c-di-AMP riboswitch aptamer (ydaO/yuaA leader) from a Bacillota bacterium, 145 nucleotides, folded computationally.
Of the family's consensus pairs, 96% are formed in the model.
Its Rfam family is "c-di-AMP riboswitch aptamer (ydaO/yuaA leader)". About the family: This family represents a conserved RNA structure found upstream of the ydaO and yuaA genes in Bacillus subtilis and related genes in other bacteria.
[in-house]
This record gives sequence, C1' cells and structure tokens, in this order.
RNA sequence: AAAGCCCAUGCGCUGAAUCUCCGCUUUGGCGGGGAACGGGGGAACCAAACCUUGCGGGGCGCAUCCAUCCUGCGUUAACGGAUGGUAGGGGUUCGCUCUACCCGAGCCCGUCAGCUAACCUCGUAAGCGCUAUUAGAGCGAGAAG
Repeated sequence: AAAGCCCAUGCGCUGAAUCUCCGCUUUGGCGGGGAACGGGGGAACCAAACCUUGCGGGGCGCAUCCAUCCUGCGUUAACGGAUGGUAGGGGUUCGCUCUACCCGAGCCCGUCAGCUAACCUCGUAAGCGCUAUUAGAGCGAGAAG
C1' cells in the first nucleotide's frame, strides 16, 4: 500500500414497523401521549343451511398446493425428512417491458371469530446491502455521482 475485519455516520432494500411531544432516571434506559401507517374483533342486509373435543377451527405473512421416495403410524391411520415442481413474492439506488436469478419461511390464538356501520382492541419489529450497489437486452426520463 492492497485485501479483509470491526465501529460510527450516511444512503438504500424487504417489511405496517416511521415522525414527534411529555415525565422519570441509577443517564444504561424506562413509562406515557399525539400524528401516520398496519392488523384483529364487531350489526343490519347478504352468505352459510345449522351446532357438535373433531382428522377441531382461526389469525399474521409472498410463503399455498402437488408428486415421488425414506421414516413412522396402524385402518378411529398422527408426526418427521429428502428431491422435484407450483400459487404467490423480491431485489438492479429514475420508471417500464422481456429473459434469466433468488425466496416460496416462520410464528401466534386456544375450542372461539363469515361479511360487517358505529364501536372496541393490538403492533410500530426483525433482518440485509453499499458507493451506482442481481445480471443481460430494449424503450423512455434525467444529468456527470
């Protein structure tokens, strides 16, 4: 010096998960309010055509469904793993289109909830990238990072 790693700041991405005010404080933080964004419950009408501890049912989320194989279970038939696909979703640091690429999880309620005005109630996390940031092509916009 370069590469790599760590921290801070900045910018950006998935996501509702941002902004702001007040109080307390052992100064680490904690509690509360407002705005904004997002979720759930909840009439009539409509829908359903009943209800049922049953292989219950339901919610958040893109994350649903299928086939084959292995394991397991044992006909009153749970559960797990692998492979391949699939509904759906995502990123290019201006937008759109096409082709490719990637994800296609996880968690919660607790026997209970269709829709749903008024009304009630809950959340504001987590994770990741980087100096033109997935790549190629095309059409536009823009201006020199």
Lineage of the source: Bacteria > Bacillati > Bacillota. The coordinates come from a structure-prediction model, not an experiment, and the mean pLDDT is 76.